[in-house]
């Protein structure tokens, strides 16, 4: 440096839910709480998915469609990182 993640050790993160706070909403996000996670650390570059304020259209107390909104704990990739092995 690359590869792998057994076996230890030193920690880390933190689903679901509950309360507050922003958002239209998806969802963020603070505090509590742990289901997991060898990158569950960052990064929308490709797929996917998830929401529709707003914006077209319809047969109009509605419904359909659309990202510039979102999901890094959907996969790929990029990039930086601890501890062991080989």
């Nucleotide at each position: 440096u690359u590869c792998c993640a057994a076996u230890a050790a030193a920690g880390g993160c933190a689903a679901a839910c509950c309360c507050g706070c922003c958002a239209a909403a998806a969802g963020g996000u603070g505090g509590g709480g742990a289901c997991g996670c060898a990158a569950a650390g960052c990064c929308a570059c490709g797929g996917g998915c998830c929401u529709a304020c707003g914006g077209c259209g319809c047969a109009a107390g509605g419904c359909g469609c659309u990202a510039c909104g979102g999901c890094a704990g959907c996969c790929g990739g990029g990039u930086u990182g601890c501890u062991g092995g080989a």
The RNA shown here (c-di-GMP-I riboswitch aptamer) has 86 nucleotides and comes from a Bacillota bacterium. It was read from a public genome assembly, where an Rfam model found it. Its mean pLDDT, the model's own confidence on a scale to 100, is 91. The source organism's lineage runs through Bacteria, Bacillati and Bacillota.